Bacterial RNase P class A from an Alphaproteobacteria bacterium, 375 nucleotides, folded computationally. NCBI's taxonomy places the organism under Bacteria, Pseudomonadati, Pseudomonadota, Alphaproteobacteria.

RNA sequence: CGGGUCAGGCAAACCGCUGCAUACUGGGCAACCAGUGUGAGGAAAGUCCGGGCUCCCACCAGCAGGCGGCCGGUUAACGACCGGACGCGGUAACGCGAUGGAAAGUGCCACAGAAAAUAAACCGCCGACCAUGGCUUCGGUUAUGGGCGGUAAGGGUGAAACGGUGCGGUAAGAGCGCACCGCGGUUCUGGUAACAGAAACGGCACGGCAAACCCCCGCCGGAGCAAUCGCAAAUAGGGAUGCGGUGCACGCUGGUUGCAUUUCCGUAUCCGGGUAGCGAGCUUGAGCCAGUCGGCAACGGCUGGUCUAGAUGAAUAGCGGUUCGGCGGCGUUAAACCCGCCCGACAAAACCCGGCUUAUCGCCUGACCCGUUUU
Numbered sequence: 001c002g003g004g005u006c007a008g009g010c011a012a013a014c015c016g017c018u019g020c021a022u023a024c025u026g027g028g029c030a031a032c033c034a035g036u037g038u039g040a041g042g043a044a045a046g047u048c049c050g051g052g053c054u055c056c057c058a059c060c061a062g063c064a065g066g067c068g069g070c071c072g073g074u075u076a077a078c079g080a081c082c083g084g085a086c087g088c089g090g091u092a093a094c095g096c097g098a099u100g101g102a103a104a105g106u107g108c109c110a111c112a113g114a115a116a117a118u119a120a121a122c123c124g125c126c127g128a129c130c131a132u133g134g135c136u137u138c139g140g141u142u143a144u145g146g147g148c149g150g151u152a153a154g155g156g157u158g159a160a161a162c163g164g165u166g167c168g169g170u171a172a173g174a175g176c177g178c179a180c181c182g183c184g185g186u187u188c189u190g191g192u193a194a195c196a197g198a199a200a201c202g203g204c205a206c207g208g209c210a211a212a213c214c215c216c217c218g219c220c221g222g223a224g225c226a227a228u229c230g231c232a233a234a235u236a237g238g239g240a241u242g243c244g245g246u247g248c249a250c251g252c253u254g255g256u257u258g259c260a261u262u263u264c265c266g267u268a269u270c271c272g273g274g275u276a277g278c279g280a281g282c283u284u285g286a287g288c289c290a291g292u293c294g295g296c297a298a299c300g301g302c303u304g305g306u307c308u309a310g311a312u313g314a315a316u317a318g319c320g321g322u323u324c325g326g327c328g329g330c331g332u333u334a335a336a337c338c339c340g341c342c343c344g345a346c347a348a349a350a351c352c353c354g355g356c357u358u359a360u361c362g363c364c365u366g367a368c369c370c371g372u373u374u375u
Stems, first nucleotide, its partner, number of pairs: 001371010012323007020039008041346001045357002048355005053224004065220005070084005085099001086097004100215002105213002107209003122155002124151004129146007163181006182204001183202002186199005228280004238271008251259002287306008324344002326341004
């Protein structure tokens, strides 16, 4: 210098004018007015996971059901995060992985293929036998065909073929024997562990699928701020009491039967529930910032500082100017100056936190890897 990997940060800045929401102060009977302060995010989003908080249910435990799943740690908790192991990809930095058990049992493995798991013989290879033909020194030998037996080396099929490579061995073959690799259990060593390494042993016994049932281990009660609680109109119901009225009545009823008379109707006073509305919940919290200590880290301890939106159809905006950054043009060795841009994203709180995921114009910082050149 070029290419790349990872981690972190910013989310244009300032000024003027006009506005919005809210708190406080002052004024006003009030509506409201004036002043001062404050006023979105890294994702406020999706609502996927976990918790706080509230109510309901609930002795506890279990069943069913759901979810998670290498090991260790962090945490209020998690399916998140950190560190490690193993596997795969990358020259590397690094990235990705639902990664317990297939020797408890059941089941599945399309198509192709002989055979898909108690193995199996389609082609091929080998053996003896039989038939036919050739040659013959008549002992045999060779070719073709047939059925029988051996063979998992070779071909072919498949995502996958019952360890791999080599040497020996054999009629041909074969862990049949041996060496190395793989695999298995044993012992030892290192590690908290996952796991790794070594040794001697075993001839291979154990194909794949558990995101099939299942087994093992762990976790999970339900609903959510429209939770929940308080204050409390008008209107219409309900209750109590008093007064007045009806009994061939009145109420319950579509009708009949039946029941009631301590009833029924009207009125007055009082009480009570719910709704509208208002308020609490509501923002001081696993909070934020800085320093320091412990830890590889996630994170935790301590000290100091700080208060930072709480609206409810829902405010946080609009216009102008200057600067900054980007792009294009002119220009230049490269720049600078100059001009232009309907260029400066994604998107916006609604009870609050911790994560994950997704969207995002661009810019900045740090660490590391690879290549090239120079010293």